[in-house]
The prediction has a mean pLDDT of 83. This is a predicted structure of a 535-nucleotide part of an RNA (large-subunit ribosomal RNA, domain I) from a Pyrinomonadaceae bacterium. The sequence was found in a public genome assembly. It matches the Rfam family "Bacterial large subunit ribosomal RNA". Gene Ontology terms of the family: ribosome and structural constituent of ribosome.
Context: one part of a larger RNA
Formats: sequence, structure tokens, C1' cells
RNA sequence: GGCAUGCGGUGAAUGCCUAGGCACUUUAAGGCGAUGAAGGACGUGAAAAGCUGCGAUAAGCGACGGUGAGGAGCACAUAUCCAUUGACCCGUCGAUCUCCGAAUGGGGGAACCCAAUAAACUACUGCCUGAAUUCAUAGGGCAGAAAGAGCUAACCGAGGGAAGUGAACCAUCUCAGUACCUCGAGGAAGAGAAAACAACAGUGAUUCCGUAAGUAGCGGCGAGCGAACGCGGAACAGCCUAAACCAGUGGGGCUUGCUCCAUUGGGGUCGUGGGACCAGACAUAACGGAAGGGAACGAUUAGCGGAAGGGUGUGGAAAAGCCCUCCAUAGAACGUGAUAGACGUGUACGCGAAAAUCCGAACCUCCAGUUUGGCACCCGAGUAAUGCGGGACACGAGGAAUCUUGCAUGAAUUCGCCGGGACCAUCCGGUAAGGCUAAAUACUCUAAAGUGACCGAUAGUGGACGAGUACCGUGAGGGAAAGGUGAAAAGAACCCCGGUGAGGGGAGUGAAAUAGUACCUGAAACCGCAUGCUU
Repeated sequence: GGCAUGCGGUGAAUGCCUAGGCACUUUAAGGCGAUGAAGGACGUGAAAAGCUGCGAUAAGCGACGGUGAGGAGCACAUAUCCAUUGACCCGUCGAUCUCCGAAUGGGGGAACCCAAUAAACUACUGCCUGAAUUCAUAGGGCAGAAAGAGCUAACCGAGGGAAGUGAACCAUCUCAGUACCUCGAGGAAGAGAAAACAACAGUGAUUCCGUAAGUAGCGGCGAGCGAACGCGGAACAGCCUAAACCAGUGGGGCUUGCUCCAUUGGGGUCGUGGGACCAGACAUAACGGAAGGGAACGAUUAGCGGAAGGGUGUGGAAAAGCCCUCCAUAGAACGUGAUAGACGUGUACGCGAAAAUCCGAACCUCCAGUUUGGCACCCGAGUAAUGCGGGACACGAGGAAUCUUGCAUGAAUUCGCCGGGACCAUCCGGUAAGGCUAAAUACUCUAAAGUGACCGAUAGUGGACGAGUACCGUGAGGGAAAGGUGAAAAGAACCCCGGUGAGGGGAGUGAAAUAGUACCUGAAACCGCAUGCUU
């Protein structure tokens, strides 16, 4: 020096654990904000650095309920206090709520300064004033009231709108109307009561799911894109206007009883066309409603009751073993010194609200005629349609219908008009150019309950722990590591060495201290000590 064995150090793997995550289900909720939000700054405790709570009334104040013996948060010590005259804790309703922040008296480098009638601005209502320009209008001023403003995870509608990529290159094409930006809204949004489909048979608003079907098609007919009819389901709901006509009010024109304009009310709403108007006949109230009001019941926000076990030996400890019992509408789960139906919290089941909120019947308010004949008044215009240029439709200009519209032209009124994939005819379907509409559908920042052939500390959230922290960056932004003594601190009185150390040795606690806070287990690399063999 090497090898082996033993005993240690270091080190942190592994095993076990879970306080935290992940995914999903069912309910609830789906908003907060000028009555000042979200988010913060600074304060606030006997002592107080952090977190949490709270706001100069500052780990809190009041009322009403619940509960019932302890309490002054995390936080284990001290002091001083509170509490059956009900503290602490839980729920509901209130009070207070600095400063910044939409931030709104002015300013500003957020949490500050100046000031002191302050709702800043926009919109609204009323009044005053008032140009070019006479009346007027624009504009200006004052007052009132308090609608908007900002935040927010996804879902939704709309306006804009890529590229990497694929096509084994690449340009049409694809990715994709995706990502992203902007605007707007709701608990859902959007769509929606046929100018629809279909095919000579019929269906009967919309939405969503399954199928049709990777079909018909589209396509440098490449890559790829990709329906509909029909069928089966979920859920079902239909309505209001414009116009014709009538009446009122105000204004204009004048031919002074006509007409025009504006507005209010009635009327009216349809495809078997409907309505108005004129003439006639019949009926007079059931049914329904999505608008407003509205009791009880019920629900949510604290809670309450809630069955049944002892012995024995082992052990530090019994819930495990053995013996003998009991309950069960409860043998879910968790905890308890090892594995508990019967020890604790609970569970099944039953009960409960002063206050707040939700739901909400009867009832009240409000909403409705039928029919025959005549007449030919009305039935949504820069619209439909056409041409040019785009876009959307599964459909890339194609034979290209349909929808939409920037430009240019520009109809008809029921003997009308549109569609049925160029176009024409026949036939069939419908009635555009106004509007509203629940449910079935999408999502989850959030609350509650629950589930898992999900993770178990290099995993699972980045974050089980004072984590979006420490730290890095001018900034946008990036972004960690870090869990475990023990059943219980019983956390080692006292003695000794030592620097009045660090650390250690005794003693003591404990089942265990090689469980001593650098603490469960404690592998390997690596470093020692001892012994043996060997060189």
C1' cells in the first nucleotide's frame, strides 16, 4: 500500500407518514363598485420582528340568536386582566372603517402636497343667457338628481386578425377565422316563430346530442377541407308592432272647413292570405300568461338529541390475543400511548332560527270576440333586384344558386313578391326589407358535500414550511430551496472538563437518547479506527 471483517464519522437515499396538491361529481352562487370596489400603503398588542385579524371605537364596539366554562389568534413563557349579572367561540344585523387606488376640489414621482362652498367628467332634467344671422340654432352659465366610469377565472356575441407548421420545396391552399388585440353583455350569451325544408309524399320556430358520414361534394382534384336531407333523442311556447281607419292635442297652409305635418290613444298583425272600411248575424266567459304586488309551507346562513363492553395475561401504553356480552334506520370516517361498531368527535335517524336572504299558491292589477256579403284602402324602399369588386356558405369563380355589402343603377303591393343550386316552363313551398321570447346548451374565480386501479416531499400546484417569498433583472419579467424528537417536553435539575465558550463526560427523564431540538428510519459514494491476511 492492497483486500476482508467489525465499529464509527459524513451523507442523505429508502421505507413509513401527511398538514398540501390534482382530477371529477352533485348542489349553490354567478358578480363587486361613487353608500368609494378589487388591490394596496401605513398603523393597531403589556412587551410585538413576521403571519393573521382589525382601522385613530384599530387581534376590536353594539344588538339579536346559538352554545355553556373557560378565555385574552398563530404563539407552548411572564405579567395583568375578563368570565354563570354568561366571558371566549359560532351565526345574522348594525356601528366604526386612516391614506392611496375608477379616485372624482387642484396638483402629484400612488399611499404625499396645496387648499377649504368642492360630484371632477360624460349623459339626463329644468332655468337663464346667447354668435356667424332677423327669428332661431350652435355655444356658454346656474341649479337639480345621482345613471355611467373601475375590477373580475372561464364561458358568450361582435369588430380587427397573424406566423411557425403541413403540402416532405413553394406561391393558390393549409395551419385558421386559430393565437392575439379591441368593444360589449349575461348568468348564461347567441339563435328563434319560415319570403324554411322537402319532392308530387310530407314536415312545421330555435338550440343541443347521436346517426346519416368521413358519405355527397370541395380541392396546385395535391396536402387536405368536409356538409345537408332524413331518422333517433334532450327540451318545448309563443308573441308584440308598422300601415290602412277612427278620435284627441299642438303647429303650418290658406280658399274658414278643407288639407298637410308632428304627437297621443283606439284599431290591427296574417298565408286555407290577413286586416281596414261599409252592411248584416251571433256571442258576452271560460281558459291562459314570461309583467307588478303577494301569505303559509319550504330552503340557506349558528346549532341540538343521538344506541351498545367488561374481564384477563403480555406490553411503556391495548384499540391487538384469549374469555364472556351488547347495539345496529348507526359496521362512513377521523382521533385516542399498537389494529376500537359499543372510549372521544361523529355516523343512521330525528329536531331547531330572534335576524337576514331565497322560493312562492290563492287573490288583486294588467293582457283576448266569432262569422257572412260587399268594396279594392293597407300589408315595413334607396328596400328587393341587376351590374362591378369583395366576403360568408363544406362549395378555392366554378354551370354557382343562397346569404352579406363598398360602388353604380333601381321595382312591384296579392291578378303582387321571394324561393325550390345557372336559366326557362309547369308545379310546389313561403310572405323579405320592424321587434321580443323561457327550457334543453357552454363555463367555474368562488362556497358546501363527496368520490378517486390520482401524487406522497427531486412526486403532487411554482408554493404541504413567514411563496409568487428569498434572490436575480434598469425594466417587462424570471423565480427557488426548505416537511417528520417523543405517547407526553417528561426538552436533560445537579456534578465534572472547557474560554463565566462551543462541545463533551456523568447523573436524571423516557419503552427507546446511536429518539437530545444539526432530533423517525438512516443505504451508497467519501473519511477514519481496530483486527486478520498479504506485499